RNAcentral holds the full RNA, with entries from ENA and SILVA. Small-subunit ribosomal RNA, 5' domain from an uncultured bacterium, 533 nucleotides, folded computationally.
Context: one part of a larger RNA
RNA sequence: GAUGAACGCUGGCGGCGUGCCUAACACAUGCAAGUCGAACGGGACCUUAGGACGGAAGUUUUCGGAUGGAAGGCUUAAGGUUUAGUGGCGGACGGGUGAGUAACGCGUGGGUAACCUGCCCCAUACAGGGGGAUAACAGCUGGAAACGGCUGCUAAAACCGCAUAACAUGGCGAUACCGCAUGAUAUUGCCAUCAAAUAUUUAUAGGUAUGGGAUGGGCCCGCGUCUGAUUAGCCAGUUGGCAGGGUAAUGGCCUACCAAAGCGACGAUCAGUAGCCGGCUUGAGAGAGUGACCGGCCACAUUGGGACUGAGACACGGCCCAAACUCCUACGGGAGGCAGCAGUGGGGGAUAUUGCACAAUGGGGGAAACCCUGAUGCAGCGACGCCGCGUGAGUGAAGAAGUAUUUCGGUAUGUAAAGCUCUAUCAGCAGGGAAGAAAGGGGACGAAAGUUCCCAUGACAGUACCUGACUAAGAAGCCCCGGCUAACUACGUGCCAGCAGCCGCGGUAAUACGUAGGGGGCAAGCGUUAUCC
Repeated sequence: GAUGAACGCUGGCGGCGUGCCUAACACAUGCAAGUCGAACGGGACCUUAGGACGGAAGUUUUCGGAUGGAAGGCUUAAGGUUUAGUGGCGGACGGGUGAGUAACGCGUGGGUAACCUGCCCCAUACAGGGGGAUAACAGCUGGAAACGGCUGCUAAAACCGCAUAACAUGGCGAUACCGCAUGAUAUUGCCAUCAAAUAUUUAUAGGUAUGGGAUGGGCCCGCGUCUGAUUAGCCAGUUGGCAGGGUAAUGGCCUACCAAAGCGACGAUCAGUAGCCGGCUUGAGAGAGUGACCGGCCACAUUGGGACUGAGACACGGCCCAAACUCCUACGGGAGGCAGCAGUGGGGGAUAUUGCACAAUGGGGGAAACCCUGAUGCAGCGACGCCGCGUGAGUGAAGAAGUAUUUCGGUAUGUAAAGCUCUAUCAGCAGGGAAGAAAGGGGACGAAAGUUCCCAUGACAGUACCUGACUAAGAAGCCCCGGCUAACUACGUGCCAGCAGCCGCGGUAAUACGUAGGGGGCAAGCGUUAUCC
């Protein structure tokens, strides 16, 4: 000098940051991933129109009736609202943590003639004609529940054939050129194989195939990346080949066979420790230490294993199995996973609210309106840090009183106070009061892109900020004073009590202990402890 700090004493305001370093310990409760009715069939409700019922009040009567048509439910059609289910996209992002990992994990520089890439952009071509189911629903039924079973009905952009078929894929080839190369690129022949979906508010949004781009990723290689030799030998899929399998793709990645290799004092193997980096701290630098916050990469999601779906996962808030733990149970069986945001217990020297809002930015879905978003924006708590401001300014000598000291004359506190004259930052009071907001919707113009006018939207927040009135009022402590090291006297104590970072103080005149007066330093902080340079 520094810190994600803690502790002691003290504590006025604001801005910006920052806040479980320990038990990757266990978790009550709420929320954190949905959305689309412009993919689909139902259900419920509403409106309008029609139909068959229904028959009230009223009217009339020769008292038998006639007439009249309301309410009401039923049904058909159209429209609207809503949504359990099928379907689509998204739940692989965003958010958390640092357990594991000494490794191509990370950093850096290359390679991929060994690869993939949903949504997005560009280009080319296409979208013909059929089929069978199934959830929802209805009926029956099992179970305490979780959750099912059987039968029947039905739709789709769900599913399955057929047709169409190339610059696609696979097989067999040809030519040219290039390459170290299994081959790449260009042109080209034959055979085989593979597509599609429509919707509505009629202008859009989608669908299929292929090529290119963009973005994102996979894999490989060179170099670098802690400690221990009181760890010296290690390794059998081990090292290589050949054939095959597998993958988007190379490869012992896996399998069979063959060979017997491969690594190692330039430190293999083993053990310990550890996420890596941009950075951060310190230092003149070289370096040393560190990896909180923010950003990039990696790994993990109670522990261990596994795959499914998908463009993408071996998937934190998905599935299956096993284990431990917790909970429910009718004892037959079930449910759960905060290292998401808050919050609780526990551990600890120690670390916050079960807050507000989607107004902005960003993300998911949607044609859009819009919905969702503990991402995010804000607010709350903590002097935890940095920065800024204030606790007043001028004048004022009878150098007051008090206190301390004294050689008793005085000296110090000290212009300090009082008094007088001002000012009003901050806090408190009153009035006004933002920017952050334009995307969006509607109208006009326009072929469109777009232009223009109007309307609406703020959690923070009646906040920031501005103005006014008002009063010196409400706002100073902490450590130190032997030397290092700025700052001295008195009393008490008497090797006691105590101090102390080092040297060392204290045994009767202690500037070193305790108190007081005075002084020095820093200041809303000051010291101590811990750690790093």

The coordinates come from a structure-prediction model, not an experiment, and the mean pLDDT is 87.